Notes
Predicted 3D model of a 72-nucleotide RNA (transfer RNA) from Gorilla gorilla gorilla.
[in-house]
RNA sequence: CGACGUAUAGCUCAGGGGUAGAGCAUUUGACUGCAGAUCAAGAGGUCCCCAGUUCAAAUCUGGGUGCCCCCU
Numbered sequence: 001c002g003a004c005g006u007a008u009a010g011c012u013c014a015g016g017g018g019u020a021g022a023g024c025a026u027u028u029g030a031c032u033g034c035a036g037a038u039c040a041a042g043a044g045g046u047c048c049c050c051a052g053u054u055c056a057a058a059u060c061u062g063g064g065u066g067c068c069c070c071c072u
Base pairs, nucleotide, nucleotide: 002070005067006066007065010024011023012022013021018055026042027041028040029039030038048064049063050062051061052060
């Protein structure tokens, strides 16, 4: 250089056009002598960037960037 995959919450990942979710972590409350475990409630996202298609894009298309792996 070429080809493939991937990028979504602090972390690990789902969602594949119609208002973005889970587990863990975190905050508050209940429980407890204190804590842990458990239960309840909450906070946390410009869905990597730019453009295009569409009534509507995290999702489809093109380009760019980072990362994994392959080839030379």

NCBI's taxonomy places the organism under Eukaryota, Boreoeutheria, Euarchontoglires, Homininae, Gorilla gorilla. Its mean pLDDT, the model's own confidence on a scale to 100, is 82. Its Rfam family is "tRNA".